[in-house]
RNA sequence: CUCAUCGAGACCGGUCGAGGGAUAGGCCCGACGACGCCGGGGCAACCAUCAGGACUCACCAUCCUGAAAAGGUGCCAACUCCUGCGAUGCCCGAGCGGCAUCGAAAGAUGAG
Numbered sequence: 001c002u003c004a005u006c007g008a009g010a011c012c013g014g015u016c017g018a019g020g021g022a023u024a025g026g027c028c029c030g031a032c033g034a035c036g037c038c039g040g041g042g043c044a045a046c047c048a049u050c051a052g053g054a055c056u057c058a059c060c061a062u063c064c065u066g067a068a069a070a071g072g073u074g075c076c077a078a079c080u081c082c083u084g085c086g087a088u089g090c091c092c093g094a095g096c097g098g099c100a101u102c103g104a105a106a107g108a109u110g111a112g
Stems, first nucleotide, its partner, number of pairs: 001112006011040005019029003023084004041076003046072002049067006080106001085103007
């Protein structure tokens, strides 16, 4: 940089000691010890594996569906915690107001 996914799911012990939830605002978590690290446990099914199907004269590649969870990752507060930019619709006490849906951006994870 490209592609796919992101309203599901899954916690205990030890250790450390003040911040943490990416960013800004909000709102939360946190000395009843968060975050991080270590050990164990679990969740899920992206890659890898296996089976079937599509395509093909056939094979490979690719795509679709399913199985499994011993391998490589990932994840285990809150929808990616919410909003931020734009579009549409509705409401209104009319204010650069509120609500809902969709899209974008940013981010996370995997694969290349």
This is a predicted structure of a 112-nucleotide RNA (SAM riboswitch aptamer (S box leader)) from a marine sediment metagenome. Its Rfam family is "SAM riboswitch aptamer (S box leader)". Rfam describes the family as follows. The SAM riboswitch is found upstream of a number of genes which code for proteins involved in methionine or cysteine biosynthesis in Gram-positive bacteria.